[in-house]
């Protein structure tokens, strides 16, 4: 120094060809239930979808740029 790939809740992960309101599983916080805990059940909190920029009526999703993490060549 070039090349691919990845980056969405705490945490592992989905998101089809751009098209309504961004989910799911664990965790989490409340009630239910137990003498109490766990287990189960209900309900709810939690996202700038790395970052800025661009296209487009409309972007997590598609382009560019930049930042981090991988893997490859030299």
């Nucleotide at each position: 120094g070039g090349g691919c790939g990845c980056a969405u809740a705490g945490c592992u992960c989905a998101g089809u060809u751009g098209g309504c309101u961004a989910g799911a599983g664990c965790g989490c916080a409340u009630g239910c239930u137990u003498c109490a805990c766990a287990c189960g059940c209900a309900u709810g909190a939690g996202g700038u979808c790395a970052c800025a920029g661009g296209u487009u009526c409309a972007a997590g999703u598609c382009c560019u740029g930049u930042u981090g993490c991988g893997c490859c060549c030299a």
Molecule: transfer RNA
Organism: Planctomycetota bacterium